[in-house]
Molecule: transfer RNA
Organism: uncultured Bacilli bacterium
RNA sequence: GGGGGAGUAGUUAAGUGGUAUAACAGCGGUCUCCAAAACCGUUAUCGAGAGUUCGAUUCUUUCCUCCCCCG
Numbered sequence: 001g002g003g004g005g006a007g008u009a010g011u012u013a014a015g016u017g018g019u020a021u022a023a024c025a026g027c028g029g030u031c032u033c034c035a036a037a038a039c040c041g042u043u044a045u046c047g048a049g050a051g052u053u054c055g056a057u058u059c060u061u062u063c064c065u066c067c068c069c070c071g
Stems, first nucleotide, its partner, number of pairs: 001070007010024004018054001026042005047063005
């Protein structure tokens, strides 16, 4: 220099045009002599910009970070 893949909550992941979801973690509660476990409730997320579209996490494009291959 060229090609490919990934980036979504504190963490691990799902979702691929129509209000973004789960588990663990956090917070509050029930239970308990206390704690753990269990159960109930609750908070928080689309890497950054531009474009297409009535509508973008999703499509196009530029950039950023990480991984792999070729030279």